The prediction has a mean pLDDT of 80. The RNA shown here (transfer RNA) has 84 nucleotides and comes from a Verrucomicrobiota bacterium. NCBI's taxonomy places the organism under Bacteria, Pseudomonadati, Verrucomicrobiota.

């Protein structure tokens, strides 16, 4: 120093303009079963809340584009391959 790839929740991982607070799976909560623990089933698992098909925020950082962006475009920071 070039090229190509990636950075998504606690953790791994899918998603690539709207159907997304995001599939799945693993830990966590709680609950059923269990003598009692494993396993195995259920719901919860970003906040607020009238508990809602609400309303905010949020997919590395900064902007942009767009009625809308995790998802397109720009610089950045990091990570990983090969080239040099």
């Nucleotide at each position: 120093g070039g090229u190509a790839g990636g950075a998504u929740a606690c953790c791994c991982a899918a998603g690539c303009g709207g159907c997304c607070a995001a599939c799945g799976g693993g830990g966590g909560c709680a609950g059923a079963c269990u003598g009692u623990a494993a396993a195995u089933c259920u719901g919860c698992u970003g906040g607020c809340u009238u508990a809602a098909c609400g309303c905010c925020u949020a997919c590395g950082c900064u902007g942009g584009u767009u009625c809308g962006a995790a998802u397109c475009c720009a610089g950045c920071u990091c990570c990983u391959a090969c080239c040099a």
The sequence was found in a public genome assembly. It matches the Rfam family "tRNA". Rfam classes the family as a transfer RNA. Its family is annotated with triplet codon-amino acid adaptor activity in the Gene Ontology.